[in-house]
SAM riboswitch aptamer (S box leader) from a Terriglobia bacterium, 116 nucleotides, folded computationally. Rfam family: SAM riboswitch aptamer (S box leader). Rfam's curators write: The SAM riboswitch is found upstream of a number of genes which code for proteins involved in methionine or cysteine biosynthesis in Gram-positive bacteria.

RNA sequence: UCUUUAUCCAGAGUGGCUGAGGGACAGGCCCUGUGACGCCACGGCAACCACGCGACACCCGCGGUCGCGGUUCAGGUGCCAAUUCCUUCCCGGCCCGUUGCCGGGGGAGAUGAGGG
Numbered sequence: 001u002c003u004u005u006a007u008c009c010a011g012a013g014u015g016g017c018u019g020a021g022g023g024a025c026a027g028g029c030c031c032u033g034u035g036a037c038g039c040c041a042c043g044g045c046a047a048c049c050a051c052g053c054g055a056c057a058c059c060c061g062c063g064g065u066c067g068c069g070g071u072u073c074a075g076g077u078g079c080c081a082a083u084u085c086c087u088u089c090c091c092g093g094c095c096c097g098u099u100g101c102c103g104g105g106g107g108a109g110a111u112g113a114g115g116g
Base pairs, nucleotide, nucleotide: 001116002115003114004113005112006111007110008109013042014041015040016039017038021031022030023029026087027086028085043080044079045078047077048076049075051069052068053067054066055065056064084108089105090104091103092102093101094100
């Protein structure tokens, strides 16, 4: 960096440094000098992989599915404002002096794991 796949309505702070923008893009709407964003220290959350235990299924084993557990007594990443903050495209319904509302799907994005 490309691709496959799973998940995305929950959860998670203190202090220091810096100093003006940030929330992926666009349009909104928010956060921000009562200092955002970013970095550091400690802390926390718990999604995936790994690890351990149990159950299901099975002739047995491997493997698979589900649940539980811990996360410096054994880790690898990740995350700690707002539903992925909302919307953009498509379908259905409601409304129909057209702004819009509800439900579903897609695309894009983020993160994990596998592969190139």